A computed fold for a 1514-nucleotide RNA from a metagenome, annotated as small-subunit ribosomal RNA. Its Rfam family is "Bacterial small subunit ribosomal RNA".

RNA sequence: AGAGUUUGAUCCUGGCUCAGGACGAACGCUGGCGGCGUGCCUAACACAUGCAAGUCGAGCGGGAAUGGAGGCUUCGGUCUCCUAGUACAGCGGCGGACGGGUGAGUAACACGUGAGUAAUCUACCUACGAGUUUGGGAUAACGGAUCGAAAGGUCCGCUAAUACCGGAUAAGACCACGUUUCGAGAGAGAUGUGGGAAAAGGGGCCCUCUGCAUGCAAGGUCCCGCUUGUAGAUGAGCUCGCGGCCUAUCAGCUAGUUGGCGGGGUAACGGCCCACCAAGGCUACGACGGGUAGCUGGCCUGAGAGGGUGGUCAGCCACACUGGGACUGAGACACGGCCCAGACUCCUACGGGAGGCAGCAGUGGGGAAUCUUGCGCAAUGGGCGAAAGCCUGACGCAGCGACGCCGCGUGGGUGAUGAAGGCCUUCGGGUCGUAAAGCCCUGUCGGGAGGGACGAAAGGCCUGUUACAAACAGUAACGGGAUCUGACGGUACCUUCAGAGGAAGCACCGGCUAACUCCGUGCCAGCAGCCGCGGUAAUACGGAGGGUGCAAGCGUUGUCCGGAUUUAUUGGGCGUAAAGAGCACGUAGGCGGCCUCGCAAGUCGGAUGUGAAAUCCCUCGGCUCAACUGAGGAACUGCGUCCGAAACUGCGGGGCUUGAGUGCGGGAGAGGGAGGUGGAAUUCCCAGUGUAGAGGUGAAAUUCGUAGAUAUUGGGAGGAACACCAGUGGCGAAGGCGGCCUCCUGGACCGACACUGACGCUGAGGUGCGAAAGCGUGGGGAGCAAACAGGAUUAGAUACCCUGGUAGUCCACGCUGUAAACGAUGGGCGCUGGGUGCUGCGGGUAUUGACCCCUGCGGUGCCGGAGCAAACGCGUUAAGCGCCCCGCCUGGGGAGUACGGCCGCAAGGCUAAAACUCAAAGGAAUUGACGGGGGCCCGCACAAGCGGUGGAGCAUGUGGUUUAAUUCGACGCAACGCGAAGAACCUUACCCGGGUUUGACAUCCCUGGAACCUCCUAGAGACAGGAGGGUGCCUUUCGGGGAGCCAGGAGACAGGUGCUGCAUGGCUGUUGUCAGCUCGUGUCGUGAGAUGUUGGGUUAAGUCCCGCAACGAGCGCAACCCUUGUCUUCAGUUGCCAGCAUUAAGUUGGGCACUCUGGAGAGACUGCCGGUGUUAAACCGGAGGAAGGUGGGGAUGACGUCAAGUCCUCAUGGCCUUUAUACCCGGGGCUACACACGUGCUACAAUGGUCGGUACAAAGAGUUGCUAGACCGUGAGGUGGAGCCAAUCUCAAAAAACCGGCCUCAGUUCAGAUUGGAGUCUGCAACCUGACUCCAUGAAGUCGGAAUCGCUAGUAAUCGCGGAUCAGCAUGCCGCGGUGAAUACGUUCCCGGGCCUUGUACACACCGCCCGUCACACCAUGGGAGUUGACUGCUCCCGAAGUCGGCGGCCUAACCGCGAGGAAGGAGCUGCCUAAGGAGUGGUUGGCGACUGGGGUGGAGUCGUAACAAGGUA
Repeated sequence: AGAGUUUGAUCCUGGCUCAGGACGAACGCUGGCGGCGUGCCUAACACAUGCAAGUCGAGCGGGAAUGGAGGCUUCGGUCUCCUAGUACAGCGGCGGACGGGUGAGUAACACGUGAGUAAUCUACCUACGAGUUUGGGAUAACGGAUCGAAAGGUCCGCUAAUACCGGAUAAGACCACGUUUCGAGAGAGAUGUGGGAAAAGGGGCCCUCUGCAUGCAAGGUCCCGCUUGUAGAUGAGCUCGCGGCCUAUCAGCUAGUUGGCGGGGUAACGGCCCACCAAGGCUACGACGGGUAGCUGGCCUGAGAGGGUGGUCAGCCACACUGGGACUGAGACACGGCCCAGACUCCUACGGGAGGCAGCAGUGGGGAAUCUUGCGCAAUGGGCGAAAGCCUGACGCAGCGACGCCGCGUGGGUGAUGAAGGCCUUCGGGUCGUAAAGCCCUGUCGGGAGGGACGAAAGGCCUGUUACAAACAGUAACGGGAUCUGACGGUACCUUCAGAGGAAGCACCGGCUAACUCCGUGCCAGCAGCCGCGGUAAUACGGAGGGUGCAAGCGUUGUCCGGAUUUAUUGGGCGUAAAGAGCACGUAGGCGGCCUCGCAAGUCGGAUGUGAAAUCCCUCGGCUCAACUGAGGAACUGCGUCCGAAACUGCGGGGCUUGAGUGCGGGAGAGGGAGGUGGAAUUCCCAGUGUAGAGGUGAAAUUCGUAGAUAUUGGGAGGAACACCAGUGGCGAAGGCGGCCUCCUGGACCGACACUGACGCUGAGGUGCGAAAGCGUGGGGAGCAAACAGGAUUAGAUACCCUGGUAGUCCACGCUGUAAACGAUGGGCGCUGGGUGCUGCGGGUAUUGACCCCUGCGGUGCCGGAGCAAACGCGUUAAGCGCCCCGCCUGGGGAGUACGGCCGCAAGGCUAAAACUCAAAGGAAUUGACGGGGGCCCGCACAAGCGGUGGAGCAUGUGGUUUAAUUCGACGCAACGCGAAGAACCUUACCCGGGUUUGACAUCCCUGGAACCUCCUAGAGACAGGAGGGUGCCUUUCGGGGAGCCAGGAGACAGGUGCUGCAUGGCUGUUGUCAGCUCGUGUCGUGAGAUGUUGGGUUAAGUCCCGCAACGAGCGCAACCCUUGUCUUCAGUUGCCAGCAUUAAGUUGGGCACUCUGGAGAGACUGCCGGUGUUAAACCGGAGGAAGGUGGGGAUGACGUCAAGUCCUCAUGGCCUUUAUACCCGGGGCUACACACGUGCUACAAUGGUCGGUACAAAGAGUUGCUAGACCGUGAGGUGGAGCCAAUCUCAAAAAACCGGCCUCAGUUCAGAUUGGAGUCUGCAACCUGACUCCAUGAAGUCGGAAUCGCUAGUAAUCGCGGAUCAGCAUGCCGCGGUGAAUACGUUCCCGGGCCUUGUACACACCGCCCGUCACACCAUGGGAGUUGACUGCUCCCGAAGUCGGCGGCCUAACCGCGAGGAAGGAGCUGCCUAAGGAGUGGUUGGCGACUGGGGUGGAGUCGUAACAAGGUA
C1' cells in the first nucleotide's frame, strides 16, 4: 500500500465483498507450566444461609451467670471472696451521609471545562482571642404489676450523667437606629447608643498557700473535652458562558406561564411557595413533542481529521423492592434508619406481625455466556477510643475459568541400505525424509529430597535530649535499646536426584491468498466471505497422502474502526453515470468596491492561572526477561485573565466614483392587455347549370348520390386560424408570442453629458407567473377530434388505414400547478488566443450619394486553440481559471409508492419512508453480429430462356407403423440412389434356438503329439465319438534337446460393431474458389482498439495504380502442376496408307509423308496499333494468330465457424462387460406395409411408335478372365473352342442420326405396371428374397395444384458405350464419346455473399433480447369491521403518611407567680397540598385480524409482441 466482482473486451461511475487491528466475549476441536490482569454485557428478576458498622467504662446508672476457694447447713441449700465492676442490655457521645454495589431513571447546569457566589453552609482538624459561673427538674436501665401466640406494649415506683432546663456574665458574633471608609453599584469593612444570647465535665500528677491533716479535698498543673468568636483547611449548596445523540412524517409551545410589589420559606439567590397587579416568555441558531442514552478522564481504530465506545481503574451524577413523605443530624429526604400506600415472600394461636443481596460469597431463574457460601486483618485505608484495642466481605491474599496479555517447554548433535510402511507414478522412479531406528549428549518445566525469604515499619516496654511546666507526673518532637507482630506460605527463590523419560494441536491449500496430487461422488451428497464450484477424469464436495500458516492454542460467529476520498473540513460531485428547483420577485441569512482616521470583537504574539491522578510518549529504575510496575520529564492540541500588535475581517466617523441607479436624446422588436377591422380557405344554407357517379384506399368497404350528389356559378350564414413575407430572424424571466389599425403598458439596447454616492450579489421560508390536458359556471361551435359507432386489415385487431362522430379545442370568470417545463447545463462578477455569419444602435475613411472597407457596444449561430473531460464533447453564450450565494445527489429494485401532514371541487399535486430482495443497475467509447437502415459490388440470385420435379406406375432411400428382430449411424441448406464400389448363406453388428469358456485371434509356461490326409457313426450344424495312413528341418553323447505346427492343461491375459464424436487423434462436410485473414516496427488513443486493410479508380481477385502516418511482411488470390486446343521435333509396332505392287480385307510387300501414339519443345505477354483514362492501373476497339485478355476443364480450399459428421474404417483416454455385452453353428431378420417425404427410371406419344436397311465414336476391361468364327434354341442361353497377359485377340452391336415401309390421334401398333404359364443362368442353396428370356395379360397415366430444381456453350437437352463392386444381382455411382440449342434488357425485387457507413437495450450475437396480464408456490408489507396491550394529556371523585397553617374546651416536671393561675409546649381535631386508587374523554405506539391492495422472489406454464435495428405505426 491494496485486491476480487457489471463487459466479448475497454475506460469511467458505483455498490457489494476480502486481506488489518481490537474485544468483559461465546461456540467447535485441542490443551504442558508459570507470571500479571480479568470474569452476569441477559432478569434494576426473585432470593435460603452466613458475614458486610460499630465503638467509647478516661461521659452515666445498673450489673450477672458459670466456675473456683472458703464458712455455715436441717445436706434441700445458703453466705463470703475471686471470676468481675467482667459479660450483658440501657442512658449519653461520636460514627452509621464514608467505604462497598448498580446504571433503572435522566437529553438535564446531569456531566465536562472555565468563571461567579458582594446570595451561602461546613461536624471532626489547624491557628489565634475570650471563657468554662450558679442552680433545677426529670427519665431509661432496674424493680413490681399487667396485655399479647408473637412482634411488642401499658401502668405504678426508684435513679445517674459530658442527657435536659432556668439564672449570671460576655465581645460589632447578632439585632435596631445612627456615623464613617471602600466600591460604578449591589454591598463590604470600621464604629456610637440601646437590646437580647453561652458552657460540662472526665483523667493523670502535685501539696507552695487553706481545711481535715497518713493522705485527701479546696487549690495548683498538664492532657482530653465544653462554650463563644475570628481566620484557615477540607467538603458541599447555588448561579452563569461554552461543549457533547437521533427525529420537522413533532411547528408552534406556555397559566406559576413571563415580569413586578409585598410576604412566606431556605444555610443561601430565586415563582422555590403564596396574595395582588401587569401580559408577558420561548421558538427555524429548532421551542414543544417523540425515540434513545448515565456523563467524563479514557479505551479501540485511524497517517491524521475523524468514527465507534464508556467493562475493569479514576472523577462526578443518579438509584437502593415500586411510589410518596418527612424526622434526626454539620451533612440525608438516608442501600444494611423511620412513616404511609402498592406488589410479592414468610410467620401466625387469624386477632395481628416480619422482610427487602444493584454489599461479599452463594441459590433459583433468564441466557450463547460470566467464579469460592475460602483465608486474614500481617500490610494499606477507614470508624470509635487518651490508649491498649475493637470493628472493617474496604482491602491484602488464596481458589475456579487458555477469558486476555507476556514468558518458557514438549529436546540437542550425529545418522543414507535414502530401512519398513503410506501416498503418487510416465513403472524408470519420486515423496513423507535426517524424518525414524541406531549412536553420542543436555537437563528448562513437571516429579522426589533438602534449604528458604523480601513484604515489618509502627505500636507497647525501658531510656536520652529539647519544649511546655515549679516538677523527679504528663504530653509532644527527635533519637537509643531489648522484645513482640505474616493471611499469603514452607510460597517465591536456591541446591540436589533420576531420566528423553510426562507434555501438539487447529485451520487452510480454485482466484483474492501462502499451500497439489490420488480415490470416491456424478447439479446427487454437499461447499460458499465475494466471484462461484458439483450434470463421469472436480487442485472448489467427502476421504487420503503431501503441503502452507499459526501454535497451547487454532478456527468460527458476533460487534467496532480501518480499507471506504462510499457524507469528501482535511477530501467528492450534479450536460449524457445518482444529482440544477419550470421561471421570476423578494424576507431572514451569507457574501460584498477605492482612500483615510479611530476601536480592538475576531486574528496574531508574550506572560500567567487552570487543564486531578491513572492512561499514551520519552528517560532511568524493580521483579532472571517480558507482560506488569516505581520515579522523573514531556504532553494534555482546551478554557480563563493580563499586557501588546493593527496587516486582514468586523464596528464607528469622514471622503471617493469605477459597482449599482437616475435624468436627456434615439431607433429595433410575433413583449403584455383591451377595443375594432380585413381577405383567403373549409363547412353549411338558398338559387342556377348539369348527370351518374362521388368519396376513400396498398386494395376495398362503410359513407354520400336519380328525393339530383361530386363538379361548377352566384348569393348568404357562422366559427376558427392568419398563406406568401418567414430567416439556427426578433421579443420575453420562463411558460410562450405571428393578418391589419387604434389606445394603455413592461423591458432591453445605443449615444453624449449631468446627477446620487456602494444604494450591490445571492436568496432557506414566502409570494407571484406558469404549455397541454383536466375541473366548475355561463356562452360559442366552422374545421379538427379522445370516447364511441361502422368499414377494412388480421389467427385475433378493443390498434395502425378508412367513413362518421361527442366531450374538448374558442370566449368570459374561477380552479388545477404538472411536462423530455431541455441547452437534460441555477444566478452574479472578474479573467483567459482566434476565425466566420446573422441582427440592433453608433463612429471613421472615401464618395455627389449608397454599397464595399475599417472599427465600438448589445444580442444570436457555426468552427476551432490552450485548458478541462471517463469518453462523447465544451471551448469569451465554457463543461476553462477563480470568488460569492442558493438548490440537489450518495448502488439497483421496492418507489416518487405506503402511512402521516399540507393543498385541491375532483382528478390529483407537494413532502416522503421501511420491510424485503439483487451483485449488480449504469455512462461513454471499442470490436463484432444483426436490421422489414443506407450506399457500392458480385453469384444461374432474380430476370430472359431450355428442360425438369411436385400428378401416374415402378425402382431406391427415409420417416412412421409393425415385428421375436425388422442391427446401427446420418436430420435445414451441409440427413434421406447417404456410410452400402452391390444384405439369398456369408456379409451381419439384430432376433430365436443349439453349443464353447485361456476362448475364433496375440505373448509367455507345462505335458503329449510332427504337421497333415482319408474314412465311418450320431446330429440341422457347430461339435462329439471312432478307425486308418503318415513323417519332414536343425542338433545330438542317439537317452534326448530346439524351431515351427497341432491337441490338452494352469494362469497372467485375450475378446467386445458395448457407452461416451460433449474426453480425443486422424479424416471429412459446410461457409467457399468467397476474397478475405493476420503479423513486425512505427504512429494515434488512458484503454479496448485504430491505422496499415479506409479513400479515388480498376479487377474474377486485398488484382493493380494513385493518394495517404504509415513502411514492410506472412497465409490466401494469381502463377508454377495435369488435361484439352495449334505447331515443331524425336520415334514408327500391334498404329497409319499419299504414291507403287497385291488382297475379300492395310490382308501382304513396301513406306513413315499424313493420321495416331507419347516423349521433348514452341506458342499468348495487354507484346503491337488506335481511343478513353490522371502522363497511372486499366478498359474499349483493332491487327496478327490455332488460340486474346485467368483460351476451356481439372487438381489446388487462407484465419476461422458450425461442441457439424464419424469411438460401426482406423487409432485412442476413461467407463462398463468377462461361463458373457466374448466366440461358434442352424434358421430367421435387415426385403415387413394403412401411410408420408426425398432422389430417380419409364411414360403419357406423330420432332413419335414399329419393321427393314445403311453409317460414324471415345474411353475402358480381360488368364479361377474376355471369349471370336461355327452349330443348336423364337429367346435368355447352350455346345464347342480359335485368339488374347492384349495400340495385335475378345467384350463390340454403338445409339440417336440417315434411307424406305406401315401406324393417323385412339388410352391407340402410345405406355408398359400387374398377374398367369413356361424357361435360362449364377450359386451348397433363388420359399421368405436374384437377374434375365419367351408366350399371354395389358393397370395408372392424355404433360401434372400450391410450390419447387438444374443449366450461360460443345453448356442445357437428347443418344448410346464402358468401368468399379461382383458367383449372380443397377433405373444408383464413376467415366466416355455422338447429335447439339435458346436466352441474358437489366440489378427494382427474392436468396446468398463482399466492402464502406449508420442504429442497437444483441455478444451462447435476431433461431438474439425482452414487456405485461393470467395461473401456481413462498416471503415481507399497506388498508381493514374490530379486538388486545403499553405509554401518556386533560377533567372530575376519593385521599394514606407527612410538613406547614388554624383551632386546641383535653394533657403537661423544669420558667413566672405566695397562690389561683399564666407563659410555653403537646395530644387531638381541622384546612391546603398530595402518592396510590376510581370514573370519563383524548393522543401516541405495538400485537392479532375475516377480507382486500399492490410488491418481491421462484421454476417451468398460458396469452399476446409493447420496447431494443426506421423493432416493422420512430
Annotation: The sequence is in RNAcentral, with records from SILVA.